[in-house]
Context: one part of a larger RNA
Molecule: small-subunit ribosomal RNA, 3' major domain
Organism: metagenome
RNA sequence: UGACGGGGGCCCGCACAAGCGGUGGAGUAUGUGGCUUAAUUCGAUGCAACGCGAAGAACCUUACCUGGCCUUGACAUGCAUCUCUAAGUUGGUGAAAGCCAGCGAGUGUAGCCAUACACAAUUUGCACAGGUGCUGCAUGGCUGUCGUCAGCUCGUGUCGUGAGAUGUUGGGUUAAGUCCCGCAACGAGCGCAACCCCUGUGAUCUGUUGCCACCGGCGCAAGCCGAGCACUCUGAUCAGACUGCCCUGUGAAACGGGGAGGAAGGUGGGGACGACGUCAAGUCAGUAUGGCCCUUACGGCCAGGGCUGCACACGUACUACAAUGCCCAGGACAGAAGGAACCGAAACCGCGAGGUGGAGGAAAUCACUAAACCUGGGCCCAGUUCGGAUUGAAGGCUGCAACUCGCCUUCAUGAAGUUGGAAUCGCUAGUAAUGGCGCAUCAGCUACGGCGCCGUGAAUACGUUCCCGGGCCUUGUACA
Numbered sequence: 001u002g003a004c005g006g007g008g009g010c011c012c013g014c015a016c017a018a019g020c021g022g023u024g025g026a027g028u029a030u031g032u033g034g035c036u037u038a039a040u041u042c043g044a045u046g047c048a049a050c051g052c053g054a055a056g057a058a059c060c061u062u063a064c065c066u067g068g069c070c071u072u073g074a075c076a077u078g079c080a081u082c083u084c085u086a087a088g089u090u091g092g093u094g095a096a097a098g099c100c101a102g103c104g105a106g107u108g109u110a111g112c113c114a115u116a117c118a119c120a121a122u123u124u125g126c127a128c129a130g131g132u133g134c135u136g137c138a139u140g141g142c143u144g145u146c147g148u149c150a151g152c153u154c155g156u157g158u159c160g161u162g163a164g165a166u167g168u169u170g171g172g173u174u175a176a177g178u179c180c181c182g183c184a185a186c187g188a189g190c191g192c193a194a195c196c197c198c199u200g201u202g203a204u205c206u207g208u209u210g211c212c213a214c215c216g217g218c219g220c221a222a223g224c225c226g227a228g229c230a231c232u233c234u235g236a237u238c239a240g241a242c243u244g245c246c247c248u249g250u251g252a253a254a255c256g257g258g259g260a261g262g263a264a265g266g267u268g269g270g271g272a273c274g275a276c277g278u279c280a281a282g283u284c285a286g287u288a289u290g291g292c293c294c295u296u297a298c299g300g301c302c303a304g305g306g307c308u309g310c311a312c313a314c315g316u317a318c319u320a321c322a323a324u325g326c327c328c329a330g331g332a333c334a335g336a337a338g339g340a341a342c343c344g345a346a347a348c349c350g351c352g353a354g355g356u357g358g359a360g361g362a363a364a365u366c367a368c369u370a371a372a373c374c375u376g377g378g379c380c381c382a383g384u385u386c387g388g389a390u391u392g393a394a395g396g397c398u399g400c401a402a403c404u405c406g407c408c409u410u411c412a413u414g415a416a417g418u419u420g421g422a423a424u425c426g427c428u429a430g431u432a433a434u435g436g437c438g439c440a441u442c443a444g445c446u447a448c449g450g451c452g453c454c455g456u457g458a459a460u461a462c463g464u465u466c467c468c469g470g471g472c473c474u475u476g477u478a479c480a
Stems, first nucleotide, its partner, number of pairs: 001480002003477003007474007015464002019427005026319008034310002042053002064305007073128001077127004083121001088103006106119005130294002133292003139288001141283003144279001146277001151190006157166003170181003196271004201239005207233001210229002215226003242265001245259005321420001325379007339366001342361002347356003386417001391412007433456007
C1' cells in the first nucleotide's frame, strides 16, 4: 500500500421487511448428472453450467458407431509426365458409394495442307491438400462476471531516507469522484451525466394504398363513387423541461421540501452505451492462429444405426388439482411482424385435421377469426360436465422415406393430481399477475423454448435491527 476481521462509523441495492404470484408434491416437455451401449459425438459445471452453444438431430445436419469403398484425394496452387478424352449418356455389379466396360466435344495462335505450341481434360509421379485430432495454462478476436457499482489514474508541485502519501481526505449534498464550501495542492484523463434511438404533448409540412367532418350521387347497411385533407393516421422538420418561476429550510452555496403553470417536473418512462481491472473465468467445435500429432489414415465417400437408449437424481418450464371455475350458444375491441418455390379470399367437399379451387397481393391497396371480456343457458362441490396422462382404432399433412424417431385430427380410453416438507425464486406500475397474437430457424416438426407485440390490470414499502452483495472513512493483523 492492499486484502481480511463472527472490529467500528456512514450509505446504497426487491438485500431484508411489507405485499402479490410461484418453485419444491403430481403428470408431461426439455436440459444435465448417472447408468447402459458397438456408439449413446463434443463442449458448458457455485453465483456467472443445466429450454446453455442448438434461431429446428427422421436422411442430410453429424463431428459418434458398424459395415462397404477411395488414396494428389470432396477442395486450392505449382512442376514434370501420359495420352484422348471431358461434360454427358448406356450397360454390368452393388444397399449406396465405388469399381468395370462402351459411346461421346473441343478453344486459341502460327500455317497452303500436314502439323506444332498453348489452354481445358485424363493417367502417373512429386511438392502438397485434408484433420470438429491435442493444448483456451502458448494466442488473437469475441463473450460472461463483479456492475451501470462509482470508481480507476496521470502531469507538475509539496511532504517522506524509502515503499509511498497528498490531490481522491474533511463539512454538506447527489442516482453519481454529482455539485458546493474548505484544504499544499493546482490542473488533467478514462468512467458518471449529456450528445444517439424509441415513447409521452403541440405546431408546420405531407395526402395515397390511409382518413370521412362538410357537399353531391348510390346503398338496408358498410367510404362504395365523386369532391375534399378538417380529423385519425403516415413520417419528416421544429417547439417543449431548464429547478426556468413563486414560497420555504441553513449564516452562505450546492441542494432538499412544497406550490403554480404544463401533455410531461426535478435523470418524465424505456433502450443502446459497461472505466482501471478480477476470475490463468468461457470459447483451438464459428472463424483466425503458434506449437505438437495423423498422412492407403486421426483424411475422404456411402448405407444403416446412434445423438431420442432408462432402476434413478437435479435444474428450467407447461398443464392442472377447479365454482373469481368448466361447458354450450350469441356479441365486441388490438398492436407488432412476416408473405413470391410465398401469403392465399369467395364457393364447394369433409364431424375434423384437411382437400378441391384459385380472386387478389412483391403489400398503409390482397390474405391474415385475437383471447381473456360481455350477455343468456347448463353443471352444484363430486376424483365430478374438474383434470388430461396413457393406450386402442380410424384418418390427415410434409417429405425419396415417418419402424427405430415427426406433427396434427376424430372416436374410444380416461392415470396421477383435492394447493405441495425442509427449503427456495421473481417482482416497486402500465410493473407483478393473467389473456391471446406474431416472427426467426424451418420441407415438416417433438416450440410447452427464444425474441417481440398488444389486451385486462393489482397489492405493498413502518423501516434499516437482522441475512446477502456493494461503496467511502477508520481500526487491528503472526496474511501478500